[in-house]
RNA sequence: GGGCGCGUGGCCUAGUGGCUAAGGCGUGACCCUCCGAAGGUCAAAAUCGAGGGUUCGAAUCCCUCCUCGCUCG
Repeated sequence: GGGCGCGUGGCCUAGUGGCUAAGGCGUGACCCUCCGAAGGUCAAAAUCGAGGGUUCGAAUCCCUCCUCGCUCG
């Protein structure tokens, strides 16, 4: 340099054109307990890698770029 793939809360994972972006772990508050652990309730946290385009509507489709991984030379 060529080809392919990934990028979504602190971490992991779903969502492949249309609701308020879903779930687990973790975090915080409260309940429970003599105190913790476990358990229960509630909450916060994602401009969906960046920019542009298509569309009434984009995490999703298209283009360019960036990170990372695999592969070819």
The RNA shown here (transfer RNA) has 73 nucleotides and comes from Allomyces macrogynus ATCC 38327. A source record names the gene tRNA-Arg-CCG-5-1. The prediction has a mean pLDDT of 81. The source organism's lineage runs through Eukaryota, Blastocladiomycota, Blastocladiomycetes, Allomyces and Allomyces macrogynus.